A computed fold for a 582-nucleotide part of an RNA from a Patescibacteria group bacterium, annotated as large-subunit ribosomal RNA, domain V. The source organism's lineage runs through Bacteria and Bacteria candidate phyla. Its Rfam family is "Bacterial large subunit ribosomal RNA". The prediction has a mean pLDDT of 81.
Context: one part of a larger RNA
């Protein structure tokens, strides 16, 4: 070295299970003051559903009463007709009772009384309640109809007992009682309604969540045309201005800072002179502009108009922007001319449905009405090119499809952080930077900490600590050899060489770590997938059960605590150990 046999379990990112964590897409369970429905419950109406009363209101019919300006015997409703009417069937008057009243009176019943009373005539706008007819206001009585409420009845309907039919029930019939037009039921209707159901619950994102953002304007990034990304750096907007315009036009003016001079007067008020020039100001952010001013002041005004529009910029579309010129009508100006808002760039929202205003439009015979059309402005989608008229959560009880396109472990890259070292040397060290220490700073090494990135792995690379077994590094704890010393000796301090050997037992805690106790020559620091679970354990973390605290309306949640909780694999290859043969 080859081939066996017996073993071990380092590796084959070993086997097993299309990862359960995480994210994306889909689903399901559950919750609720998410949305929309709905069973159920309840309200009212109506039908099944009938009778008699009473009360209240309203309407109609009939009777009775009622009606007051002034003048006038006086309480004259209105319009007619009318010369008589009432009365022994009891007039005037008187007494009493009742109704009504504007407190003057009017009407009626009874008793008494025993023959008159009212009108025509005078006054009045209108003439007799003398009589008759009709009618209006107000009040009252009776009848009738409707409505509402209440009581009551029995015959619908309902319930119970008994009886009959059948073996017995259901059912049907009879009878008695209770209850009763209620209840029950049908239809319509308002409320309530996670009891139940169907769904929704945006995206970007150096993983996801939390936070923030989503449309428009200005600057830088932006690389001297335009354009140009990032959770890059800075800021703004969702308007304002017409009875003092911040618009139009005509005319005029120059701000600001510095210097000098000048009463109160000062750094700065107002006045004079000079210098610089655009630093001031332009409603508002920034940028670009602006002195012939776009800045400031004054006069007159409404072009902050109507109908168009050559031609361009921008641009996927849809949008957005500028505008010569023509017609009409105005404003200012002597005129030429200027004026279709504002120094410019933000100040915003498509289509549809409906509402509003206008309209010389259309219109089933005509007129009207209604409906539609056209024109105009308004109401919002800010997730701001706006999915619907309409929408929140939770899952550790979870499921499916995917992803190493994307997180947690490990590895890799990096080295901010960390550890170690070097340089400088202010200073400490009585003096003296460097025996020893070393500020403020500078430069590296390492790849052990916390990070950043997201490159292999999500059709699986098992995760802390302990046990066992080790191999390696040196930035050396002990044992060895040296230099310097602020090394007398001893004991030390610091640095250099050196990895051969070694480098603790207990208590607490799941702990690594750490603290404590007692030893030791010493109780060094690290790497090996934070070495090692196809070697062990399973105390911790990290499923399902449960409790507490806190949060949440709730389902539930919590790098908060607590108790419990299945650790599979018979070794083919490789590797190693032992052994046998060649």
């Nucleotide at each position: 070295c080859c081939u066996g046999c017996a073993g071990c379990g380092g590796g084959a990112c070993g086997a097993a299970a299309a990862g359960a964590c995480c994210c994306c897409a889909g689903g399901a369970g559950c919750u609720u003051u998410a949305c929309u429905g709905u069973a159920g419950u309840u309200u009212g109406g109506u039908a099944u559903u009938g009778g008699c009363u009473u009360u209240a209101g309203c309407g109609c019919u009939u009777g009775a009463a009622u009606a007051c300006g002034u003048a006038g015997c006086g309480u004259a409703g209105u319009g007619g007709u009318g010369a008589g009417g009432a009365u022994u069937u009891g007039a005037a008057g008187u007494g009493u009772c009742g109704c009504u009243u504007u407190c003057g009176g009017g009407c009626g019943g009874c008793a008494u009384g025993g023959a008159u009373c009212c009108g025509u005539c005078a006054a009045u706008g209108a003439a007799a309640c003398a009589g008759c007819c009709a009618u209006u206001u107000u009040u009252u009585a009776a009848g009738u109809g409707c409505u509402a409420a209440a009581u009551u009845c029995u015959a619908a309907c309902u319930u119970g007992g008994c009886c009959g039919g059948c073996a017995a029930a259901a059912c049907c019939g009879g009878u008695c009682a209770a209850a009763g037009a209620c209840a029950g039921u049908g239809c319509c209707u308002g409320a309530u309604g996670g009891g139940c159901a169907g769904u929704u619950u945006u995206a970007a994102u150096g993983g996801g969540g939390c936070a923030u953002u989503a449309c428009c304007c200005u600057c830088c990034u932006a690389a001297a045309a335009a354009g140009u990304a990032a959770u890059g750096g800075a800021g703004g907007g969702g308007u304002u201005u017409a009875u003092c315009a911040a618009g139009g036009u005509u005319g005029g003016c120059u701000u600001a800072g510095c210097c000098c001079g000048g009463a109160u007067g000062g750094a700065a008020a107002u006045c004079g002179g000079g210098c610089u020039g655009g630093a001031c100001g332009c409603g508002u952010a920034a940028a670009g502009g602006c002195a012939c001013a776009a800045g400031c002041c004054a006069g007159c005004u409404u072009a902050a108009c109507u109908g168009c529009a050559a031609g361009a910029c921008c641009u996927a579309c849809a949008a957005g922007u500028c505008g010569c010129g023509c017609a009409g009508u105005u404003g200012c100006g002597a005129a030429a001319g200027c004026a279709g808002a504002a120094c410019u760039u933000a100040g915003u929202g498509a289509c549809c449905c409906g509402a509003c205003a206008a309209u010389u439009c259309u219109u089933a015979a005509u007129a009207g009405a209604a409906a539609g059309g056209u024109u105009g402005g308004a109401g919002a989608c800010a997730u701001c090119g706006g999915a619907c008229a309409a929408a929140a959560g939770u899952u550790a009880c979870c499921c499916u499809g995917g992803g190493g396109a994307u997180a947690a472990c490990a590895g890799g890259c990096u080295a901010g952080u960390g550890u170690c070292a070097u340089c400088c040397g202010a200073g400490a060290g009585u003096u003296c930077c460097u025996a020893u220490c070393g500020a403020c700073g500078a430069u590296g090494a390492c790849g052990c900490u916390c990070g950043g990135c997201a490159c292999c792995u999500c059709g699986a690379u098992g995760u802390c600590g302990g046990c066992u077994c080790g191999c390696c590094c040196u930035a050396g704890c002990g044992c060895g050899g040296g230099g310097c010393u602020g090394g007398a000796g001893a004991a030390g301090g610091u640095c250099c060489c050196a990895a051969g050997c070694g480098u603790a037992u207990g208590g607490c805690u799941g702990u690594u770590c750490g603290c404590c106790a007692u030893u030791u020559a010493a109780a060094a620091g690290g790497g090996c997938a934070c070495g090692u679970g196809a070697g062990c354990u399973g105390g911790g973390u990290u499923c399902a059960a449960a409790c507490c605290g806190u949060c949440g309306u709730g389902a539930g949640a919590c790098a908060g605590g607590u108790u419990g909780g299945u650790c599979u694999c018979u070794a083919c290859c490789u590797g190693c150990u032992g052994u046998a043969g060649g």